The RNA shown here (Archaeal signal recognition particle RNA) has 312 nucleotides and comes from a Methanomicrobiales archaeon. Rfam family: Archaeal signal recognition particle RNA. Rfam links the family to the GO terms signal recognition particle, plasma membrane targeting and SRP-dependent cotranslational protein targeting to membrane, signal sequence recognition. On this family, see Wild et al., Curr Opin Struct Biol 2002: "Towards the structure of the mammalian signal recognition particle". Its Rfam clan is "SRP clan". The prediction has a mean pLDDT of 75. The RNAcentral record of the sequence draws on ENA. It is recorded under the gene name ffs.
[in-house]
RNA sequence: CCGGGGACUAGCCCGGGUGGCUCGGCGUCACCUGUAACCCGACAUCGUCGGCAUGCGGGGGGCGAAGUCCGAGGAAGGCUCCGGCGACCGGCUGGCGUUCGGGGCGUCCUGACGUAGAAGCCUCGUCCCAUGAGGUCGGCGGACAGGCAUCGAAGCUCCGGAGGGGGUGACGACCUGUUGCCGCGGAGACCGGUUCAGGCCCGGAAGGGAGCAGACUUACCGCGGACGUUCGGCGCCCAUGGGGUCGCGGGGUGGAGAAGGGAUGCCCCGGCAAUAGCCGGAACGUGGUGUCGACCGAGGACGUGUCCCCAG
Numbered sequence: 001c002c003g004g005g006g007a008c009u010a011g012c013c014c015g016g017g018u019g020g021c022u023c024g025g026c027g028u029c030a031c032c033u034g035u036a037a038c039c040c041g042a043c044a045u046c047g048u049c050g051g052c053a054u055g056c057g058g059g060g061g062g063c064g065a066a067g068u069c070c071g072a073g074g075a076a077g078g079c080u081c082c083g084g085c086g087a088c089c090g091g092c093u094g095g096c097g098u099u100c101g102g103g104g105c106g107u108c109c110u111g112a113c114g115u116a117g118a119a120g121c122c123u124c125g126u127c128c129c130a131u132g133a134g135g136u137c138g139g140c141g142g143a144c145a146g147g148c149a150u151c152g153a154a155g156c157u158c159c160g161g162a163g164g165g166g167g168u169g170a171c172g173a174c175c176u177g178u179u180g181c182c183g184c185g186g187a188g189a190c191c192g193g194u195u196c197a198g199g200c201c202c203g204g205a206a207g208g209g210a211g212c213a214g215a216c217u218u219a220c221c222g223c224g225g226a227c228g229u230u231c232g233g234c235g236c237c238c239a240u241g242g243g244g245u246c247g248c249g250g251g252g253u254g255g256a257g258a259a260g261g262g263a264u265g266c267c268c269c270g271g272c273a274a275u276a277g278c279c280g281g282a283a284c285g286u287g288g289u290g291u292c293g294a295c296c297g298a299g300g301a302c303g304u305g306u307c308c309c310c311a312g
Base pairs, nucleotide, nucleotide: 001312003310004309005308006307007306008305011063012062013061014060015033016032017031018030019029023050024049025048026047027046038059039058040057041056067302068301069300070299073296074295077292078291079290081288082287084286085285086284088281089280090279091278092277093276094275099271100270101269102268103267104266105265106264107263108262109261110260113257120253121252122251123250124249125248126247127243128242129241130240131239132238134236135234136233137232138231139229140228141227144177145176146175147174150173151172152171155168156167157166158165159164181225182224183223184222185221186220192217193216194215195214200209201208202207
């Protein structure tokens, strides 16, 4: 120095690219492509970086002087552009009038109806609003004032041997006025009224008194009617004023046509297919141009270190 074996150290590998995003790089996203070949965490109003940007924060495996880098050429795929080509879509024009539909004016035919009166013209009603009168239905209402002949009557007063008698008497009944009344029904064991059988009380008697039940009545309650009401409603009706009027109806005028239907001349408006030409178009296919380019890759550059053992 060369070769073989072992142990190390530096180191290398465990993917890359295009599009999108961004001022720009990378990641998370989409796509293409390659290897024998990693894992975990966060990340789109985001994460991390600044042409030394080709991720950030952690962990693991393989190889090991192994390798790394450049790279002619080839090349999957992406992107840019093209008055490119094709298909598709849209617009304009042609197709487009002896065409179709509608309207106006005119002409011809027909024509319900029409001298028991057509067209046209005038007028009124029908409809709406407001106000008022009525009708009808409903709501609400029962007071007040005056009088004192008669009756009831708490209380007060006088008389009588008792029952009782006389006077006065708020108030009520009652009477009058008013719509403030009427009818029917119910109606308080007693504490509203009248009449009170029987019984009870006073008395020598005559007679008188209180009073239950019952009957009648009344307060009160219910229903209905009448009446009143500066309350309200309206499938009703009238009057006045205003508004409206397509249609329908009444009346007047008018005096012979006429709504509608069909055909046609002119004018106006609108529609019209296949397809052709021109113009435009985000996305699609295809071709071309430029560019990036995974992957393959002739060749080249740099590196090839330390220790031990064996052989030459």